Small-subunit ribosomal RNA, 5' domain from an uncultured bacterium, 523 nucleotides, folded computationally. The full RNA is in RNAcentral, with records from ENA, Greengenes and SILVA. Rfam family: Bacterial small subunit ribosomal RNA.
[in-house]
Context: one part of a larger RNA
RNA sequence: GAUUGAACGCUGGCGGCAUGCUUUACACAUGCAAGUCGAACGGCAGCGGGGGCUUCGGCCUGCCGGCGAGUGGCGAACGGGUGAGUAAUGCAUCGGAACGUGUCCUUGAGUGGGGAAUAACGCAUCGAAAGAUGUGCUAAUACCGCAUAUUUCUCAGGAAGAAAGCAGGGGAUCGAAAGACCUUGCGCUAAAGGAGCGGCCGAUGUCUGAUUAGCUAGUUGGUGGGGUAAAGGCUUACCAAGGCAACGAUCAGUAGCUGGUCUGAGAGGACGAUCAGCCACACUGGGACUGAGACACGGCCCAGACUCCUACGGGAGGCAGCAGUGGGGAAUUUUGGACAAUGGGCGAAAGCCUGAUCCAGCCAUGCCGCGUGAGUGAAGAAGGCCUUCGGGUUGUAAAGCUCUUUUAGUCGGAAAGAAAGAAUUAUGGUUAAUAGCCAUAAUUUAUGACGGUACCGGCAGAAAAAGCACCGGCUAACUACGUGCCAGCAGCCGCGGUAAUACGUAGGGUGCGAGCGUUAAUC
Numbered sequence: 001g002a003u004u005g006a007a008c009g010c011u012g013g014c015g016g017c018a019u020g021c022u023u024u025a026c027a028c029a030u031g032c033a034a035g036u037c038g039a040a041c042g043g044c045a046g047c048g049g050g051g052g053c054u055u056c057g058g059c060c061u062g063c064c065g066g067c068g069a070g071u072g073g074c075g076a077a078c079g080g081g082u083g084a085g086u087a088a089u090g091c092a093u094c095g096g097a098a099c100g101u102g103u104c105c106u107u108g109a110g111u112g113g114g115g116a117a118u119a120a121c122g123c124a125u126c127g128a129a130a131g132a133u134g135u136g137c138u139a140a141u142a143c144c145g146c147a148u149a150u151u152u153c154u155c156a157g158g159a160a161g162a163a164a165g166c167a168g169g170g171g172a173u174c175g176a177a178a179g180a181c182c183u184u185g186c187g188c189u190a191a192a193g194g195a196g197c198g199g200c201c202g203a204u205g206u207c208u209g210a211u212u213a214g215c216u217a218g219u220u221g222g223u224g225g226g227g228u229a230a231a232g233g234c235u236u237a238c239c240a241a242g243g244c245a246a247c248g249a250u251c252a253g254u255a256g257c258u259g260g261u262c263u264g265a266g267a268g269g270a271c272g273a274u275c276a277g278c279c280a281c282a283c284u285g286g287g288a289c290u291g292a293g294a295c296a297c298g299g300c301c302c303a304g305a306c307u308c309c310u311a312c313g314g315g316a317g318g319c320a321g322c323a324g325u326g327g328g329g330a331a332u333u334u335u336g337g338a339c340a341a342u343g344g345g346c347g348a349a350a351g352c353c354u355g356a357u358c359c360a361g362c363c364a365u366g367c368c369g370c371g372u373g374a375g376u377g378a379a380g381a382a383g384g385c386c387u388u389c390g391g392g393u394u395g396u397a398a399a400g401c402u403c404u405u406u407u408a409g410u411c412g413g414a415a416a417g418a419a420a421g422a423a424u425u426a427u428g429g430u431u432a433a434u435a436g437c438c439a440u441a442a443u444u445u446a447u448g449a450c451g452g453u454a455c456c457g458g459c460a461g462a463a464a465a466a467g468c469a470c471c472g473g474c475u476a477a478c479u480a481c482g483u484g485c486c487a488g489c490a491g492c493c494g495c496g497g498u499a500a501u502a503c504g505u506a507g508g509g510u511g512c513g514a515g516c517g518u519u520a521a522u523c
Base pairs, nucleotide, nucleotide: 001523002522003521004520006519007518008517009516010515013370014369015368016367017366018365020362021328026326027325028324030323031322032321035074036073037072040071041070043067044066047065048064049063050061051060052059053058081281082280083279090206091205092204093203094202095201096200099198100197101196104194105193106192107191109189110188111187112146114144115143121136122135123134124133125132126131151160152159153158165186166185167184168183169182170181173180174179207253208252209251214244215243216242219241220240221239222238223237224236225235226234256278257277258276259275260271261270262269263268283304284303285302286301287300306317307316308315309314334360336359337358338357342356343354344353345352346351373403374402375401376400383394384393385392386391407464409459410458411457412456413455417450421445422444423443424442425441426440427439428438429437430436467512468511469510470509471508472493473492474491478507479506480505481504482503488495489494
């Protein structure tokens, strides 16, 4: 000099953009942060309609819109947080072969025929509660056989082994109707391929210590068995005695890694906040279940510590999600708004959910921009300070005169961010079909948290807006008074013991400026 997620002192007008617990991975009150689908299902607790009855109080009816709880599907493994652990099971780069894959895309094939339950619900029981039990009824895209099929295994004979329907529309034919039948869309099953994603292996690189020199028995390799989606001591029995290490094994300390950030001419050094990629973790330790995917932050089980409820028998909980509280600390924000946009989950869609996200709030924490007026004005006013008492300086500074009105104030106007969606029409495709559905185009129409915000215009008035540090040398900037080795200053040299440009105050000056200085840290 540059820099910072800074803090502290003094001061503080506005705006834009960005950042904001670096410390206790300390403990957490409260609210919210993951739901959705009635076009899978039985139904109808509640709400609004319709219908029926009525003594006008009300009652009945799933008939309709819808829908609590329940069965079922998908999601909950994403998104969000933190950096404790980890020196290599990690990360970065470059390669590899023995793998998996829900949703998505492409291809062709199939979707036949049956069965037994169970929740909800009713009844009964136990419990303070959390909750649990018995019994009876019922449905499905829930579950289980049969058939067939690519497919897999094989001792080549054979064996194992799938599926589900739902919704829209309809001319002829059949049917009392439902519907059969036809057709469209969405599903379902098995298979092949792809995309993207993930698991695994290798090489190289990846902090300090030798005042850590030897380490290792599943250890190194082989064979058989087992296991995994998959290679493999991954695991197990047996056999052999190997494997690593001064090119630093082992041990100990420290640490998430990278893209990058800061600095520097560069080489390098230091760091790894925000943003992005990867990893690890979710009160502490262990474990599996479900699932395409977890050994799962807002799932389960066990143990532990802690907190809470209890009728003392037993139960409940996990903010390193967003806010917020206590504590720690030099120190770090609102218990805000909205799903309008972007994205995600579910859904055929409308839509619902979304503390992701977009916004607003707080803080000079940083960067950037603007303002605090402009021109004129010498009687060089008054006052202050200094003085050799002549004057000098503050100083064109002020006052005065002439203007301007950014920003702040007030009044008025007022966005872009919003076209996807929906409806209608036209054309094309599908089809038996001028239904329906899909695609494209046109027209119309709905939707804005921010926000009456940005922005624009009017009005009044210089009006409402300057400080901080320093002035001995380094280092730009000097005099007076007070003090008298005292009080004090100080980054280094040093200053102060009666004329202190070094302490304190004042005048003046210098530097930077809504900041300035100090402290801490890095180059």